The RNA shown here (c-di-AMP riboswitch aptamer (ydaO/yuaA leader)) has 159 nucleotides and comes from a candidate division FCPU426 bacterium. The sequence was found by an Rfam model in a public genome assembly.
Parts: sequence; C1' cells; structure tokens
RNA sequence: ACUGCUACAUAGCCGAAUCGCCCCGGAGCGUGGCAAAGCCUCUGCUUCAGGGCGUACGGGGGACCCGGUCGUUCGGGGCUAACAUAUCCGAGAAGGAUUGCGGCGGACCUUUCGCGCCGAGCCCGACAGCUAACCUCGUAGGCUCCGGAGGGCACGUCC
Repeated sequence: ACUGCUACAUAGCCGAAUCGCCCCGGAGCGUGGCAAAGCCUCUGCUUCAGGGCGUACGGGGGACCCGGUCGUUCGGGGCUAACAUAUCCGAGAAGGAUUGCGGCGGACCUUUCGCGCCGAGCCCGACAGCUAACCUCGUAGGCUCCGGAGGGCACGUCC
C1' cells in the first nucleotide's frame, strides 16, 4: 500500500412504515412495613407485551365531465424500483445472455461524473379508467459506511 473478515450501535441506511396520549398486565430500580430470607405497599422512575384513540406519512375504492373504440379465458386488476418476451441461445410458457429502461449506495444538504449493487416477492377473486364529496386499509421487515468535482448552509479560528 492492497485485499478479506470481525466489531461499533444511545450512530446511520433501504422502506409509507413516525410521534403522542390513555387502559391493562409483566420485569427492573427506588420508597415504606414485617426480625430476616422473602412477602406486601406506593400518588415514583425506566422498560416490554396486548388493546384503544389520535397525529404524520403512504395505498385502495368511489360521480358529473373527459376518456369514443379499449377491455370482456388469450380473463382482468392492485402494491412495489422490481419493466420491455425487444433481440439472441435453448426442445421448452424451464433457464441464461445482451440492449433499452427503472431503483439504491457519499455521516450537513443538494447536483453531477464515475464506481458498485438490485430489477424480487406478494395480494384481489370475475371485478374496479380518471374521479369531488364520501368510504376504507397499512404503519412492517431487512441491513451496516464510495472515489472526484460544483453549488449552498452551519460552526470554529484569525485579521
């Protein structure tokens, strides 16, 4: 100097998946009582599970008007970056490669050039274009740090 692995963790990243209040139960600490082990009490503190109500963010359904020729077994549709059977290989609706396109990664923010990585999975159930009012659903899960340049912001030092 390069590469790999491990660790940080009250820190940070992907993602809509935040924050707060109340009820109830458990655990720990603390206070008080009993001689003590231990048990009990408390209007106290911290934390966890469950339930409820909000908040913020995100999704779906749902008129007129518009969409005027699209769909209706070649079923159709939704969440998501997670598409195009566009080309090629392949016996093959298996699988793979390429191209285009989409997404993520910088420890103040943002833009950009590179570099690296991802393009999976799940749901509705015959059915949904857009869509005001209105109705309704979710708040999970998974991880651990990239080199250069421009602009902006903040802080510190000196004059």